Description:
Two RNAs folded together computationally: RNase P RNA and transfer RNA, 423 nucleotides in total.

C1' cells in the first nucleotide's frame, strides 16, 4: 500500500421556547407551578422461532407445510458455535451441502444418433458398376451439441471394441484402524464404468393444532328489546271474598345479556453490566450491582452559543490561526431470540499478500 | 393474510426451450377530400438484484411499488 474478518460508536454540553407520561403542591371547568423520566442499531420489512392469551383436543393415521452433511448450544428456530467434504482464491478467507445405483418425468436448436444408445463422414469385408452405389461389421479417428456411456499403453482383429491384459481414476460390497459422528486412511473382491436435473413429481429422516394484544379479562350508561314478581286487569259472578288466566294493555320493582365509554393486559425481562468458575466456542453456573418510554390520531421537537469531527479556501518555515460549508439510514405501540434490507462518517482488534 | 407488476394502453403466455393478441402510432391502397375498410411496418433489459439449470417471463431467495381482505 492492497485485502480479509470481527467488534464498538452513530456527536457532546449550555441556554431559550415547546411536547408527553409519573409524583407532589395549588386550584378544582379548563389549568398552572416544581421535581424527575422520555427511541434504535436497525425501533424498519413482518421473513422465521418462542413466551403470553382464547378456542379446539383420549390416542393414532391420511393429507398439508417446514427443515435437510455431522456433533453441540438454546425456551425454540430457517439462528449461532465447532467440525467434515467439494469448489474459488497465491493467501487471510469465502461459497455450497440428504437420496437420480428406488420409481416416474424432462432435454428446444443443431446433430446420423439424446437415454434398455447411435452408422453422417471415415475404416474394414462381401458384392455390383464405365462411374455414383447396395448389404453387413466397426465407437479407434472426424463432425454436431450444454451433454455422445472411463483414461493411457499394449494384446488382439478383416477393421475395431473392457473383447482381453498392465497401470491410473471412479463406483459398489465386505473387512480392519482412528473418530461420538459426518468422514479419513488402508486392504480384498467385482469389468461394475451406472451421465445431468429433486430451487420437477417423488423417496427417506425430523418437527409442526388454529388464531392473534383490534388476543383476552373486568366494570358498565342512555335508548330499544328479553326474563321474573307484585298490582291494576280479563273470565266466572248481581256484588264481595274466592277461583282460574297471563290472550291484549298499563304501572312499579328486580334480574341478566350486550353497545358507547372506562379500567386492565402494559412493561422487571429466557433483562443489562462486572467478577470468578465450567466449556476450543456458541453458551452456561454462582455472586455483586443497575432500572432504562409506555402513548391511544399517537410525545421524544425547534432555534442559538461553545467544543469536538470531516472537507474547502486564505495565511504561517513549522506547530498553528482565521473564514465558510457539511454531518447518514430512519423513528417505539404486548414482549423477547434471530434473519433480511437501509446507513454520512469515526474508532479499535485479529489475520493475509 | 392474499393477489399483481409483460409493447404507449388493456391483457394472453404450463409439464422451463426463438415472447404474442387487441388497440394506439406510422406508411401505402381506396376517395375530390376525410372517415370506414384492406395491406404492411415499428415496437419490449418480462418491476430491480442474486441464485438453480446447458437454457428462466416461468423455479428458489431478496428488495421495491400497487391493489384487496381481516
Nucleotide at each position: 500500500g492492497a485485502g480479509c474478518c470481527g467488534g464498538a460508536c452513530g456527536g457532546g454540553u449550555c441556554g431559550u421556547c415547546g411536547c408527553u407520561g409519573c409524583g407532589c403542591g395549588u386550584a378544582u371547568u379548563c389549568a398552572c407551578g416544581c421535581g424527575g423520566g422520555g427511541a434504535g442499531g436497525a425501533a424498519a420489512g413482518u421473513c422465521c422461532g418462542g413466551g403470553c392469551u382464547u378456542c379446539a383436543c383420549a390416542g393414532g393415521g391420511c393429507g398439508g407445510g417446514a427443515u435437510g452433511c455431522c456433533g453441540g448450544a438454546u425456551a425454540a428456530c430457517a439462528u449461532c458455535c465447532g467440525g467434515g467434504a467439494a469448489g474459488a482464491g497465491c493467501g487471510a478467507u469465502c461459497u455450497u451441502c440428504g437420496g437420480c445405483a428406488a420409481g416416474c418425468g424432462c432435454a428446444a436448436c443443431a446433430g446420423a444418433g439424446a437415454g434398455c444408445a447411435g452408422a453422417c463422414c471415415g475404416c474394414c469385408g462381401u458384392u455390383g458398376u464405365u462411374a455414383u452405389g447396395a448389404c453387413g461389421g466397426u465407437a479407434a479417428g472426424g463432425g454436431u451439441g450444454a451433454a455422445a456411456g472411463g483414461g493411457u499403453g499394449g494384446u488382439g482383429u478383416a477393421a475395431g471394441a473392457g473383447a482381453c491384459c498392465a497401470c491410473c481414476g471412479g463406483c459398489u460390497g465386505c473387512c480392519g484402524u482412528g473418530g461420538u459422528g459426518a468422514c479419513a486412511c488402508g486392504g480384498c473382491a467385482g469389468g461394475c464404468c451406472a451421465g445431468g436435473c429433486a430451487a420437477g413429481c417423488c423417496c427417506c429422516a425430523u418437527c409442526c393444532g388454529a388464531a392473534g394484544c383490534a388476543a383476552g379479562a373486568c366494570c358498565a350508561a342512555a335508548u330499544a328489546g328479553g326474563g321474573a314478581a307484585a298490582c291494576c286487569g280479563a273470565u266466572c259472578g248481581g256484588c264481595c271474598c274466592g277461583a282460574u288466566c297471563u290472550c291484549a294493555g298499563g304501572u312499579u320493582u328486580c334480574c341478566g345479556g350486550g353497545u358507547a365509554g372506562g379500567u386492565u393486559g402494559c412493561u422487571u425481562g429466557a433483562g443489562g453490566g462486572c467478577a470468578c468458575g465450567g466449556g476450543u466456542a456458541a453458551c452456561u453456573g454462582u455472586g455483586c450491582u443497575c432500572c432504562u418510554a409506555g402513548a391511544g390520531g399517537a410525545a421524544u421537537g425547534a432555534c442559538g452559543g461553545c467544543c469536538a469531527c470531516u472537507c474547502c479556501g486564505c495565511u504561517u518555515c513549522a506547530g498553528g490561526g482565521c473564514g465558510g460549508a457539511g454531518a447518514a439510514c430512519a423513528a417505539a405501540a404486548c414482549c423477547c431470540g434471530g434473519c433480511u434490507u437501509a446507513c454520512a462518517g469515526u474508532c479499535c482488534g485479529a489475520c493475509u499478500c | 393474510g392474499c393477489a399483481g407488476u409483460u409493447a404507449g394502453c388493456u391483457c394472453a403466455g404450463u409439464u422451463g426451450g426463438u415472447a404474442g393478441a387487441g388497440u394506439a402510432u406510422c406508411g401505402g391502397u381506396c376517395u375530390u377530400a376525410c372517415a370506414c375498410a384492406c395491406c404492411g411496418a415499428c415496437u419490449g433489459u418480462c418491476g430491480g438484484g442474486g441464485g438453480u439449470u446447458c437454457g428462466a417471463g416461468u423455479c428458489c431467495c431478496u428488495c421495491a411499488c400497487u391493489g384487496c381482505c381481516c
Rfam match: Bacterial RNase P class A. The family's RNA type in Rfam is ribozyme.